This is a predicted structure of a 71-nucleotide RNA (transfer RNA) from Candidatus Giovannonibacteria bacterium RIFCSPLOWO2_12_FULL_44_15. Rfam family: tRNA. Rfam classes the family as a transfer RNA. Model confidence (mean pLDDT): 86 of 100. The organism belongs to Candidatus Giovannoniibacteriota, within Bacteria. The sequence was found in a public genome assembly.
[in-house]
RNA sequence: GGGGGUGUGGUUCAAUGGUAGAAUAUCGGUCUCCAAAACCGACGAUCAAGGUUCGAUUCCUUGCACCCCCG
Numbered sequence: 001g002g003g004g005g006u007g008u009g010g011u012u013c014a015a016u017g018g019u020a021g022a023a024u025a026u027c028g029g030u031c032u033c034c035a036a037a038a039c040c041g042a043c044g045a046u047c048a049a050g051g052u053u054c055g056a057u058u059c060c061u062u063g064c065a066c067c068c069c070c071g
Stems, first nucleotide, its partner, number of pairs: 001070007010024004018054001026042005047063005
């Protein structure tokens, strides 16, 4: 330099154009003599900018970060 892949709560992953979900973590509560476990609840996210569309996590373009391959 060229090609490909990935980017979503603190973390690990879903969501193939129509209300962004789950697990885990954290916090609060129930239970317990206390704690753990279990149960209930709360909290919190789409890499950035633009485009297409009535509507974009999703499609397109550019950039950024990381990973892989080629030279």